Record summary
The part of an RNA shown here (small-subunit ribosomal RNA, central domain) has 348 nucleotides and comes from an uncultured Thermoanaerobacterales bacterium. It matches the Rfam family "Bacterial small subunit ribosomal RNA". Its family is annotated with structural constituent of ribosome and ribosome in the Gene Ontology.

Context: one part of a larger RNA
């Protein structure tokens, strides 16, 4: 390598653009690099095959023949690749008329609710737990009313709803902006898939430097449980969480399931369109989405089952017994933490 695999057994890169390459709709000329057919050289001798022949046989020796499956040239076919030229609308886009949405970025603003602050009411207890103490309170707490002040986060609507590649998005308005669907079918006219490298985005936590800081709260402190108890529970409580502006680049980054494109029963909810009927309720049809169930098939089995894990084609990416070890060395990246590529001895 061949070959067999990646939903749970080892394996999908956290997503997505896109370089090179890999593959690519339907028609007609041409062309002959690929492809096939034959023809000529060449492929040294030995060896090796197949058939005789010598040694008594056999290993050995030898004859023909044939095989080197390839190179090159030269005729020649023209289906398929490929190139090249001409044309086409089914892929793809463009315009055109609707939709829907927590998609994104800024910027004001809005209520509940916490806290703290002042003030009035008012008296002895609040917390808080299995039960209790710390803590909090006669310097008047805790309820309770008026009032102001910060921040963070937006009940209800809210739905296996909806948008977005992912990651994620949830008060309201405004301004910028990116994407989808659906319906005609007007334009270009394969302009497409996919991507080694690359580049870009990418929860938390963590970092650097300035803000901000109400709740929460790693550490930490203190009280309780316990033999103990660096814990679970309580009481406080620093970073942190917030905001800008730069960095990490990792996640059970999960549907544990890569993209794209075609085909294969059906039932029954949902969102969003569009057409047809209908006064209306609503039906049927279609299209794209999100869920359940279930046939054929598929699977070790669980299961999946048009959102496939079927039935095929094309590309990338990854796996090859367990530990050692995602370590070590060495690289490139990072301010650090640390990441990213990644062994081997020995050992079951």
């Nucleotide at each position: 390598c061949u070959g067999g695999g990646c939903g749970u057994a080892a394996a999908g890169a956290g997503c997505u653009c896109g370089u090179a390459g890999g593959c690519g709709g339907a028609a007609a000329a041409a062309u002959a690099a690929g492809u096939c057919a034959g023809g000529u050289g060449u492929g040294a001798a030995a060896a090796g095959u197949a058939u005789g022949g010598g040694c008594u046989c056999a290993a050995c020796c030898u004859a023909u023949a044939u095989a080197g499956c390839g190179c090159a040239u030269c005729u020649g076919a023209a289906a398929c690749u490929g190139u090249u030229u001409u044309a086409c609308u089914a892929g793809a886009g463009u315009a055109u008329a609707g939709g829907a949405g927590a998609g994104g970025g800024a910027a004001a603003c809005g209520g509940a609710a916490u806290u703290c602050c002042u003030g009035g009411u008012g008296u002895a207890g609040c917390g808080g737990u299995g039960a209790a103490a710390u803590g909090c309170g006669u310097a008047g707490a805790g309820a309770u009313c008026a009032g102001g002040a910060a921040g963070a986060a937006c009940a209800u609507c809210a739905g296996u709803g909806g948008c977005g590649a992912a990651g994620g998005c949830g008060g309201u308005u405004u301004c910028c902006u990116a994407g989808c669907c659906u319906a005609a079918a007007a334009c270009u006219g394969a302009c497409g898939c996919u991507g080694a490298g690359g580049a870009g985005c990418g929860a938390a936590a963590g970092c650097a430097u300035g803000g901000g800081g109400a709740g929460c709260g790693a550490a930490c402190a203190g009280g309780a449980u316990u033999a103990g108890a660096u814990a679970c529970c309580c009481u406080g409580g620093u970073a942190g969480u917030c905001c800008a502006u730069g960095c990490c680049g990792u996640a059970a980054a999960c549907g544990a399931u890569g993209g794209a494109u075609a085909c294969u029963a059906g039932g029954u909810g949902u969102g969003g369109g569009u057409a047809u009927c209908g006064c209306a309720a609503g039906a049927u049809a279609u299209c794209c989405g999100u869920g359940c169930c279930g046939c054929a098939g598929u699977u070790a089995a669980c299961g999946c089952a048009a959102u496939a894990a079927g039935u095929a084609u094309c590309c990338c990416g990854c796996c090859u017994g367990g530990g050692g070890a995602g370590u070590a060395c060495g690289g490139c990246c990072g301010c650090a933490a640390g990441g990213c590529u990644g062994a081997a001895a020995c050992u079951c």